Model confidence (mean pLDDT): 90 of 100. The part of an RNA shown here (large-subunit ribosomal RNA, domain VI) has 264 nucleotides and comes from an Oscillospiraceae bacterium. Its Rfam family is "Bacterial large subunit ribosomal RNA". Its family is annotated with structural constituent of ribosome and ribosome in the Gene Ontology.
Context: one part of a larger RNA
């Protein structure tokens, strides 16, 4: 820019892509078959491999602003308590997130026209002949059924909603100020490389931070008691605590500006 007014929604599906795989067990049944060994078509059922897709509840893995132990060393005058460096010093855990090695789900069924192939009816050819005219059946292939994009599908779609009869002029495919609405801009993340995408802007729980819970760690410091002392007991399932759930205007989303039709 286009879809012959400008908008918000919700939607058909032209076409495109994904998927598409299979093993063993049980039974029908030790039955058709078969002298016996052996051993089924067809049907029903379980359950697994690989692959995919989604997700973190459950098992783990990461978890470099959580929690602890613990070695040297500076340091905060010393004790103690803490803090810097030493690969994040080192070990030991571990929230949310992302993630498999964890869970869930998926191929299906089914239709349509067919290939090989088999057939029915049937001449050319008084017979036979699936074929020649006709009519059938028959496969993971094919074209739907499943899922995902999709109307830029220039044939540009549908359907519902919402706005409009102002102004100026050189009258014109024009301009100016608006309307429904959209954007700038701000707080932000289920989004994310920028854009885009969503939520939110005081009629307000976006975010921060308070508060209250979940999780994690694993019983702080301090004092007060055994103990020479290390240390241990009580206070104490303590103390801290990232992202997770909530609550709460206490901070920070102020104020504002842009653009955007004229009955089509």
């Nucleotide at each position: 820019c286009g879809u012959a007014g400008g908008a918000g929604a919700a939607u058909u599906g032209a076409a495109g892509g994904g998927a598409g795989c299979u093993g063993u067990c049980c039974u029908u049944a030790g039955u058709a078959c078969g002298a016996g060994a052996g051993g089924a078509c067809c049907g029903g059922g379980a359950u697994g491999g690989a692959c995919g897709u989604a997700c973190c509840u459950c098992u783990g893995g990461u978890g470099c602003a959580c929690c602890a132990g613990u070695u040297g060393u500076c340091g905060u005058g010393c004790c103690a308590a803490c803090g810097g460096c030493a690969u994040a010093g080192c070990u030991g855990g571990g929230u949310a997130g992302c993630c498999a090695u964890g869970u869930a789900c998926g191929g299906a069924c089914g239709a349509g026209a067919u290939a090989a192939a088999c057939g029915c009816u049937g001449a050319a050819a008084g017979c036979a002949u699936c074929u020649a005219a006709g009519c059938g059946u028959g496969a993971a292939a094919c074209u739907c059924u499943c899922c995902c994009u999709a109307a830029g599908a220039u044939a540009a779609g549908u359907u519902c909603u919402c706005c409009c009869a102002u102004c100026c002029u050189u009258u014109a495919u024009g301009g100016a100020g608006u309307a429904a609405g959209g954007g700038u801009c701000g707080a932000u993340g289920g989004a994310g490389a920028c854009u885009a995408c969503a939520u939110c802007g005081u009629u307000g729980a976006u975010a921060g931070g308070u508060c209250g819970g979940a999780g994690g760690u694993g019983u702080a410091c301090g004092c007060a008691c055994a103990g020479u002392a290390a240390u241990g007991u009580g206070u104490u399932u303590a103390g801290c605590u990232g992202a997770c759930c909530g609550a709460u205007a206490c901070u920070a989303a102020u104020c504002a500006c842009c653009c955007g039709a004229g009955g089509g």